This is a predicted structure of a 574-nucleotide part of an RNA (large-subunit ribosomal RNA, domain I) from a Candidatus Levyibacteriota bacterium.
Taxonomically the source falls in Candidatus Levyibacteriota (Bacteria, Bacteria candidate phyla).
It matches the Rfam family "Bacterial large subunit ribosomal RNA". Its family is annotated with ribosome and structural constituent of ribosome in the Gene Ontology.
Context: one part of a larger RNA
RNA sequence: CAUAAUGCCAACAAUGGAUGCCUUGGAGGUUUUGGCCUAGGAAGGACGCAAAGGCUGCGAUACUCGUCGGGUAGGUGCCUAACACCUUUGAUCCGGCGGUUUCCGAAUGGGGCAACCCGUCCCGCUUUGCGGGACAACCUAACCACAAAAAUAGCUCCGCAAGGAAUUAUAUAGUGAUUGGGUAGGGCACGGCGUGAACCGAAACAUCCUAGUAGCGCCAGGAAAAUAAAUCAGUAAUGAGAUUCCCUUAGUAGCGGCGAGCGAAGAGGGAAGAGUCUAAACCACGCUCAAUUAUAUGAGUGUGGGGUUGUAGGGCAGACGAUAUUCGAUGUGCUGAAGAUAACAGAAUAAUCCGGAAUGGUUACCCAAAGAGAGUGAAAGGCUCGUAUGUGAAAUCCAAAGCACCGAUAGUUUGUACCUAAGUACCAUGGGGUACGAUAAAACCCUGUGGGAAUCUGGGACGUCCACGUUCCAAGACUAAAUACCAAAACCUACCGAUAGUGAACUAGUACCGUGAGGGAAAGGUGAAAAGCACCCCGGGAGGGGAAUGAAAUAGACCUGAAAUUGUUGGCUG
Numbered sequence: 001c002a003u004a005a006u007g008c009c010a011a012c013a014a015u016g017g018a019u020g021c022c023u024u025g026g027a028g029g030u031u032u033u034g035g036c037c038u039a040g041g042a043a044g045g046a047c048g049c050a051a052a053g054g055c056u057g058c059g060a061u062a063c064u065c066g067u068c069g070g071g072u073a074g075g076u077g078c079c080u081a082a083c084a085c086c087u088u089u090g091a092u093c094c095g096g097c098g099g100u101u102u103c104c105g106a107a108u109g110g111g112g113c114a115a116c117c118c119g120u121c122c123c124g125c126u127u128u129g130c131g132g133g134a135c136a137a138c139c140u141a142a143c144c145a146c147a148a149a150a151a152u153a154g155c156u157c158c159g160c161a162a163g164g165a166a167u168u169a170u171a172u173a174g175u176g177a178u179u180g181g182g183u184a185g186g187g188c189a190c191g192g193c194g195u196g197a198a199c200c201g202a203a204a205c206a207u208c209c210u211a212g213u214a215g216c217g218c219c220a221g222g223a224a225a226a227u228a229a230a231u232c233a234g235u236a237a238u239g240a241g242a243u244u245c246c247c248u249u250a251g252u253a254g255c256g257g258c259g260a261g262c263g264a265a266g267a268g269g270g271a272a273g274a275g276u277c278u279a280a281a282c283c284a285c286g287c288u289c290a291a292u293u294a295u296a297u298g299a300g301u302g303u304g305g306g307g308u309u310g311u312a313g314g315g316c317a318g319a320c321g322a323u324a325u326u327c328g329a330u331g332u333g334c335u336g337a338a339g340a341u342a343a344c345a346g347a348a349u350a351a352u353c354c355g356g357a358a359u360g361g362u363u364a365c366c367c368a369a370a371g372a373g374a375g376u377g378a379a380a381g382g383c384u385c386g387u388a389u390g391u392g393a394a395a396u397c398c399a400a401a402g403c404a405c406c407g408a409u410a411g412u413u414u415g416u417a418c419c420u421a422a423g424u425a426c427c428a429u430g431g432g433g434u435a436c437g438a439u440a441a442a443a444c445c446c447u448g449u450g451g452g453a454a455u456c457u458g459g460g461a462c463g464u465c466c467a468c469g470u471u472c473c474a475a476g477a478c479u480a481a482a483u484a485c486c487a488a489a490a491c492c493u494a495c496c497g498a499u500a501g502u503g504a505a506c507u508a509g510u511a512c513c514g515u516g517a518g519g520g521a522a523a524g525g526u527g528a529a530a531a532g533c534a535c536c537c538c539g540g541g542a543g544g545g546g547a548a549u550g551a552a553a554u555a556g557a558c559c560u561g562a563a564a565u566u567g568u569u570g571g572c573u574g
């Protein structure tokens, strides 16, 4: 001095899909409304129905049929156009009530490897067949038919007798047929009952904890369960007064290898409020049995009346008194407000400037019981849908309230001692539940086993037990609301914004994986409008270059378009 890249720098591209913006979808809540479906065949499916596929809808009347209402100019669902049709003789659409509803599925005529195969009987027809109907099981009631063992009675035979055998009569159990009613199967969560872990914690582990949780089973409802005191409280008594839920009491009293941990209740404040019916005594009637010549009688049983409690009540017998009052959650009938399921009316603006577009700027106005919200080519009270306010139902559902019927409801006193829930209470023992772990002063509640009362002069409770006192009446049953959960609608959010928010904003419980139980994705965005690039050129095509559309085409299958990474060009170093 010249020159290189697997080096460095920059620009421009490529790749890639971060970021920003957006939202069809989600999350959490508030209020209101609704809450079971099914042999009249459910839930869930298979297969079909349009001109092909998926989703939605529907079912051989098949993207639908009828009718009653609403509604008004367009419509034949979406991806998704074209073709061909429908519609002011009112379509499409919205709502009420109906019709149709293949096959499988509890699946039910028999079978079966679900969505298939094979029948029997009756009826009809256009009769090699087609169409319609019936045909599962179990429970229950009625009626009909058939009808056992045993028992009792009669009779015969055997036996000395006790007794045995055969037979006849009287039934019922039962079996079968028919008819009526019911059950079955499903249901996210919520509920009741039964059964019932472990990991975990105790810094190991065994009692304990996790936890009566998860799981499993049975069963029910729109809620379920609980519920009308053998309840609490208190030692002063003229206390409270079913259940359920919330707040509080209170992390208190307590329990606890007194470790880890577990953890009340009465009171108080609220939500909601509602109380009833049997069994028994006694009475009447019916039936069966016993005994009787027969009736009377007794026992049992059924139906009806009666009766339902603690200051005890009720029955029975007697006496007195009242003839009313109040209530009803049930039932029957009638009327039926309000509400739900479609809807309807609904005020008020122009010009100009920039711009592709006005909802923006400027100027001048208007409405407002309406300035919630959404949409519209940028940001709209006055453009559209709406909003405030007012109006509205042929039909179905729900149903306040009223009327009538219906049902329920009563006192005082004397006597009597008839009744008042039995293998129950209680005791022992073994368990369980109560915040309470068997050891304590350990009650209370439930229960296996063994024992086992009383009857109102009775019985339970008041945290061993006893006394006194107080309080309540077990061993039968029912009961709305306040509560739990789910869905829908409306509304709200110092919730998310596509690796977030549901697993799922898209053909998502899809594709795909697994024999199966089961596991389980990725994937959003052109533009205001497709105006989605006619036509020409290069190329086999893909694609590219012009031209055209558009505000923009480096918005062309797409918003923006970061980084890693790649290429080209230029520069630097050497």
Stems, first nucleotide, its partner, number of pairs: 007572008020559001021525002025496002027493009036186002044104003047059003053079003065098006074086003109118003119135007137183006144176003151170004156165003190221001191219005201208001205257001231240002244271004254262002275478003278421001282305009310456001312420003315416006326408003331405005339397003343391003349364005365382002367371001373385003426451008436463001458473005512519002532558001535546004